The RNA shown here (transfer RNA) has 78 nucleotides and comes from a Planctomycetota bacterium. The prediction has a mean pLDDT of 81. The organism belongs to Planctomycetota, within Bacteria.
[in-house]
RNA sequence: CGGGGUUUAGCGCAGUUUGGUUAGCGCGUCAGACUGGGGGUCUGAAGGUCGUGGGUUCAAAUCCCACAACCCCGACCA
Numbered sequence: 001c002g003g004g005g006u007u008u009a010g011c012g013c014a015g016u017u018u019g020g021u022u023a024g025c026g027c028g029u030c031a032g033a034c035u036g037g038g039g040g041u042c043u044g045a046a047g048g049u050c051g052u053g054g055g056u057u058c059a060a061a062u063c064c065c066a067c068a069a070c071c072c073c074g075a076c077c078a
Base pairs, nucleotide, nucleotide: 001074002073003072004071005070006069007068010027011026012025013024020058029045030044031043032042033041034040051067052066053065054064055063
């Protein structure tokens, strides 16, 4: 430098194909109940500019463009 993939809650991921009500799951965190305590179980809650910017649209995590970070393959240099 060329091609491809990934980016969504603290961590790991789904949802994107086919745009549509308030964006979800597991673990974790916090609170409560049960227990003598720990552990565990159950109930509830908090937590998100959906990588950044722009565009299309009545409406964008989802479509289009540019850029960024990380990963893989290849090329180049040595």